The prediction has a mean pLDDT of 76. Two RNAs folded together computationally: RNase P RNA and transfer RNA, 447 nucleotides in total. Rfam match: Bacterial RNase P class A. Rfam's curators write: Ribonuclease P (RNase P) is a ubiquitous endoribonuclease, found in archaea, bacteria and eukarya as well as chloroplasts and mitochondria. Gene Ontology terms of the family: tRNA processing, dimeric ribonuclease P complex and ribonuclease P activity.

RNA sequence: AAAGGAGAGCAAACGAUCGCUGGGGCUUUAGGGCCCUGGAGGAAAGUCCGAACACCGCAGGGCAGGGUGCUUCAUAACGUGAAGUCACGGUGACGUGAAGGAAAGUGCCACAGAAAAUAUACCGCCCCGUUCGCGGGGUAAGGGUGAAAAGGUGCGGUAAGAGCGCACCAGUUCUCCGGGUGACCGGGGAAGCUUGGUAAACCCCACCUGGUGCAAGACCGAAUAGGGAAGCGUUUGAGGGCGGCCCGUCCGAAGCUUCCGGGUAGGUCGCUGGAGAUGCCGGGUAAUCGGCGUCCAUAGAUGAAUGAUCGUUGGCCGGUGAGGGGCAACCCGAUCCGGAUACAGAAUUCGGCUUACGCGCUGCUCUGGCC
RNA sequence: UCCCCAGUAGCUCAGUCGGCAGAGCAGGUGGCUGUUAACCACCGUGUCCGUGGUUCGAGUCCGCGCUGGGGAGCCA
Numbered sequence: 001a002a003a004g005g006a007g008a009g010c011a012a013a014c015g016a017u018c019g020c021u022g023g024g025g026c027u028u029u030a031g032g033g034c035c036c037u038g039g040a041g042g043a044a045a046g047u048c049c050g051a052a053c054a055c056c057g058c059a060g061g062g063c064a065g066g067g068u069g070c071u072u073c074a075u076a077a078c079g080u081g082a083a084g085u086c087a088c089g090g091u092g093a094c095g096u097g098a099a100g101g102a103a104a105g106u107g108c109c110a111c112a113g114a115a116a117a118u119a120u121a122c123c124g125c126c127c128c129g130u131u132c133g134c135g136g137g138g139u140a141a142g143g144g145u146g147a148a149a150a151g152g153u154g155c156g157g158u159a160a161g162a163g164c165g166c167a168c169c170a171g172u173u174c175u176c177c178g179g180g181u182g183a184c185c186g187g188g189g190a191a192g193c194u195u196g197g198u199a200a201a202c203c204c205c206a207c208c209u210g211g212u213g214c215a216a217g218a219c220c221g222a223a224u225a226g227g228g229a230a231g232c233g234u235u236u237g238a239g240g241g242c243g244g245c246c247c248g249u250c251c252g253a254a255g256c257u258u259c260c261g262g263g264u265a266g267g268u269c270g271c272u273g274g275a276g277a278u279g280c281c282g283g284g285u286a287a288u289c290g291g292c293g294u295c296c297a298u299a300g301a302u303g304a305a306u307g308a309u310c311g312u313u314g315g316c317c318g319g320u321g322a323g324g325g326g327c328a329a330c331c332c333g334a335u336c337c338g339g340a341u342a343c344a345g346a347a348u349u350c351g352g353c354u355u356a357c358g359c360g361c362u363g364c365u366c367u368g369g370c371c
Numbered sequence: 372u373c374c375c376c377a378g379u380a381g382c383u384c385a386g387u388c389g390g391c392a393g394a395g396c397a398g399g400u401g402g403c404u405g406u407u408a409a410c411c412a413c414c415g416u417g418u419c420c421g422u423g424g425u426u427c428g429a430g431u432c433c434g435c436g437c438u439g440g441g442g443a444g445c446c447a
Base pairs, nucleotide, nucleotide: 001367003365004364006362007361009359010358012313013312014311015310016309017308018307020039021038022037023036024035025034026033027032041343045354046353048352049351050350051349052348053213054212055211056210060247061246062245063244065209066208067207068206069205070084071083072082073081074080085099086097087096088095089094100204101203105202106201107198108197109196122143123142124139125138126137127136128135129134151169152168153167154166155165156164170194171193172191173190174189175188176187177186178185179184217269218268219267220266227260228259229258230257231256232255239251240250241249262446263445264444274296276295277294278293279292280291281290282289283288316339317338318337319336323332324331325330372443373442374441375440376439377438378437381396382395383394384393390427398414399413400412401411402410420436421435422434423433424432
C1' cells in the first nucleotide's frame, strides 16, 4: 500500500419563529386563553422464540400432538448468551454447524448399472462338459455404471480368486493407563469385527410442554325485532369448565350449539415508576453474580401527538486540488464550490433472535514494497 | 394490536411418498373457407416469490425474508 476478518460505539449540537400532544397550575358563565413541564429506536420493524400479566373453578392423570437435542456454566425463562469439545470451510485473522441414535424396527435410494444391501455374474478370469453354437459351476482381483459398490496397499495362497492367511495403514467394538467437572484428548493392548447412505423420512431415546391473548379482562352507558331456521337434549342427564381424545372432578333439574337476521361502533379502568441504568470494589477466562454509591424512578396517544422553516457549527458525499510523502504503483491533504441528511415511527410490558441501514474508532490476519 | 392463509406459463389452477414441471383458456404457425368465426394439426413460453441450508438430487423438507389476502369488538 492493498485485500480481508473481529470488537465496541454514535444516530448531530445550539439558537430563533410557527405548531402537535400527555400532565400540573391560574383564569373564564362557557367556548377558550396563559404559564410551567414530559414527549420514539437501535432496530420502535418481522411477530420468530421465551417470560410477566389477565381470563378460562383447580391447572390434576394418561394417550396423542408440539418443541428441543455435543459439554459445562449463566439466566426469571428461552430454541438466547458465554467459555470450551468435535466436524467442515479458509494460506490466515476467523467463520459455519437442528453436532443424540442408521449395530431396535420400517421405508426410500430416480436414471445408469450384474448388483443399491444378506441378494446378485454384463464383459472378463478359472474349472468341467460340448453337437464348438454354447451349457453348468466357481470367482467381486480387473473392466464398466453411478452421488454412493461391500476396507486400502503389498506378500503368501489358489484352478482362478477372495481377510482365505499374514505385515503395515484406516475404521469399529471391548479393555487398561494418564489428563479434564464434562463433551473429549493422549498413549498401550485384544478381536479379522469391516456392519453403504438417508432420521431438516417414519421412528427410537432423553428432557420440556394446559389453552387463549390487552380486540386478554373488569365496569358504566346507548340502541334494537330478546326475531327465524337446523341440530342435540329435558334425569337413560344435552351441554359447559375454549387444548384433540379418554379418565377423574366440579357446575348444570333446562336449555345448549351453529347459521341467518337485528342493534351499536361510546366512555372509564387495565395503561405504563424496576427481572432499571451506570461508576468503583470483589468472585469468575467470560456470559454474569454480589456489595457500596449515584442517577432516572413517569411518552402513554386511540384515524392515533413526538413536527416544520431559517441561521451557525460539526460530521458525510461529489468536484477542485495549494502543498507534502514515496524508487514506483500510489497515498495524505490546506482552500473553495455544490449536494444530501441512512434505515426507519411506540400502541400491554420486558429478555432475546432475525431482518433493514449511514458514519467514524480500536485491535488482528494475509500478500506485496522498502529499511 | 393479535391470529391465520396464499405465492407454480400471459390468466385460472393441478403436482400423491423428494427422482426429466403439467391441464384448461389465451397466444403463434399451417390447413379448411371466396373471407372471418368455429373446427383440425403442430408449437413454444417457467429464476416454481426471493435467499441460505439438509440431500446424490428440492416446486415438495427446514430456517430467514418479500409481496398479497383474510379473520378476531360489544349487546340481545